[in-house]
Molecule: transfer RNA
Organism: Candidatus Peribacteria bacterium
RNA sequence: GCCGGGAUAGCUCAGUUGGUAGAGCAACGCACUCGUAACGCGUAGGUCGUGGGUUCGACUCCCAUUCCCGGCU
Numbered sequence: 001g002c003c004g005g006g007a008u009a010g011c012u013c014a015g016u017u018g019g020u021a022g023a024g025c026a027a028c029g030c031a032c033u034c035g036u037a038a039c040g041c042g043u044a045g046g047u048c049g050u051g052g053g054u055u056c057g058a059c060u061c062c063c064a065u066u067c068c069c070g071g072c073u
Base pairs, nucleotide, nucleotide: 001072002071003070004069005068006067007066010025011024012023013022019056027043028042029041030040049065050064051063052062053061
């Protein structure tokens, strides 16, 4: 230099042919308990790496770009 994959909640990751973004763990509250943990119920938490474009509508499609991983030279 070229090619491919990845970036989504505090962490690990889903999101199947474009239609208002979810799970588990963690956090907080309640219940349970003599008390704690576990179990149960609930709540909060995300400019979807960044900037543009297409579209009535984009995490999803297109372009550029930053970072990480792998391959080729």